[in-house]
RNAcentral holds the sequence, with entries from ENA. This is a predicted structure of a 332-nucleotide RNA (Bacterial RNase P class A) from an Oligoflexia bacterium. Its Rfam family is "Bacterial RNase P class A". Rfam classes the family as a ribozyme. The coordinates come from a structure-prediction model, not an experiment, and the mean pLDDT is 75.
RNA sequence: UAAGUUUUACGGGCAAUUGCAGAUGCAAUAACUAGCGUUUGAGGAAAGUCCGGACUCCACAGAGCAGUGCAGGGGCUAACGGCCCCCCAUCGUAAGAUGAGGAACAGUGGAACAGAGAGAAUGUCUGAGGCAGUGAUCUUAAAAGCGGAAACGGGAGCUUUUUAGGGAGCUAAGGAGUGAAAACAGCCAAACUCUGCACGGUGCAAGAUCAAAUAGGGAAGUGAGUGGCUCGCUUAAGACUUCCGGGUAAGAUCGCUUGAGGGGCAAAGUAAUUUGCCUCCCAGAGGAAUGAUUGCCGAUAACAGAAUCCGGCUUAUAGUAAAACUUAGGUU
Numbered sequence: 001u002a003a004g005u006u007u008u009a010c011g012g013g014c015a016a017u018u019g020c021a022g023a024u025g026c027a028a029u030a031a032c033u034a035g036c037g038u039u040u041g042a043g044g045a046a047a048g049u050c051c052g053g054a055c056u057c058c059a060c061a062g063a064g065c066a067g068u069g070c071a072g073g074g075g076c077u078a079a080c081g082g083c084c085c086c087c088c089a090u091c092g093u094a095a096g097a098u099g100a101g102g103a104a105c106a107g108u109g110g111a112a113c114a115g116a117g118a119g120a121a122u123g124u125c126u127g128a129g130g131c132a133g134u135g136a137u138c139u140u141a142a143a144a145g146c147g148g149a150a151a152c153g154g155g156a157g158c159u160u161u162u163u164a165g166g167g168a169g170c171u172a173a174g175g176a177g178u179g180a181a182a183a184c185a186g187c188c189a190a191a192c193u194c195u196g197c198a199c200g201g202u203g204c205a206a207g208a209u210c211a212a213a214u215a216g217g218g219a220a221g222u223g224a225g226u227g228g229c230u231c232g233c234u235u236a237a238g239a240c241u242u243c244c245g246g247g248u249a250a251g252a253u254c255g256c257u258u259g260a261g262g263g264g265c266a267a268a269g270u271a272a273u274u275u276g277c278c279u280c281c282c283a284g285a286g287g288a289a290u291g292a293u294u295g296c297c298g299a300u301a302a303c304a305g306a307a308u309c310c311g312g313c314u315u316a317u318a319g320u321a322a323a324a325c326u327u328a329g330g331u332u
Base pairs, nucleotide, nucleotide: 001328002327003326004325005324006323007322008321009320010319012297013296014295015294016293017292018291020041021040022039023038024037025036026035028033043303047314048313050312051311052310053309054308055203057201058200062231063230064229065228067199068198069197070196071195072086073085074084075083076082087101088099089098090097091096102194103193105153107192108191109188110187124176125175126174129171130170131169138165139164141162142161143160144159145158146157155184207254208253209252210251217244218243219242220241221240223235224234225233261280262279263278264277265276266275267274268273
């Protein structure tokens, strides 16, 4: 200098004039309400609604089946399908990236075509050497032994002996052919499945209080109890559940933002992260505030806007800047 890998930050700024919402102070008012001042006010993803929770209610609530999820080893976390470290596999010269990474004799299943033969299956061709009318291969019955990977057990199979047939070739040392894969080789579980571990449900339109009003009118069931089924438990016949019909509000207040919170320093740890000290308050709308205009600067600015809150993951993203590392070339 060029090319790459990983991580991080910003993603508009300044000024003037003016407009909203929250909090707070002043000063009025019976109150509503309006005025003045101070201060705060949309993201790294607010998106997706994919995971996990906090919180709410069922509810005082157990067990099993089914179902869902995860899957090398260890750690972090409130938890997770997340994050960190290590191992393994694949890709890359490398820095690094990706991984649905347990089990293939528990069982079922798949691999077209070709090939004799495709999974406890299976012997087509050749035949170094050897065996064979003193009876080969093969078939029937029995006994003994062998029988993978680390081992046990099992099965196919193999070896030896005996027995009864039969009558000329046999051969698993090596090689050849077909195929992606062939001599008890294996591959696929991101095939069904098995093993181990984990898991109540519902969701802020959760839920609570107040106001208002009426017809407890009609029908059905024997049950009802926040995913399904079974058992258990609680409860009911003066009750409960479901449906139809009528009335009120189409309300008001709360939930609603101080948090598993942000920033700085120190210590421990490879790291994720944890602990301690100091410091800060940083949106709470309610048909929906967080803006508009002008001027200057600027990289002439992308993706895009809170709705109970938080931790992750995934997706979108113009451009600017920084750090570390790798490779190649050159210079000193």